[in-house]
A computed fold for a 72-nucleotide RNA from Candidatus Vidania fulgoroideorum, annotated as transfer RNA.
The organism belongs to Candidatus Vidania, within Bacteria.
Its Rfam family is "tRNA". Rfam links the family to the GO term triplet codon-amino acid adaptor activity.
């Protein structure tokens, strides 16, 4: 410089145009225990930024950020 890819909760994945964004460990809180653990209940925390397409975007399509590969 040039090409691919990735970018969702605190981590690690789902949803693939139809919508209350799902689960798993984390956290907090309560049951239980003598007290812990593991167990059960329950509550919190997400779409990388900024446009466009569409009747509707995590999903498509541009541009930027970041990060990881590869050429040179």
């Nucleotide at each position: 410089a040039c090409a691919a890819c990735u970018a969702u909760a605190a981590c690690u994945u789902a949803a693939a145009g139809g919508a209350a964004a799902a689960a798993g460990u984390u956290u907090u809180u309560g049951a239980a225990u003598a007290c812990g653990a593991a167990u059960c209940a329950a509550a919190g925390u997400a779409u990388g930024u900024a446009g466009g397409u569409u009747c509707g975007a995590u999903u498509c399509c541009u541009a930027c950020u970041a990060g990881u590969u590869g050429u040179u």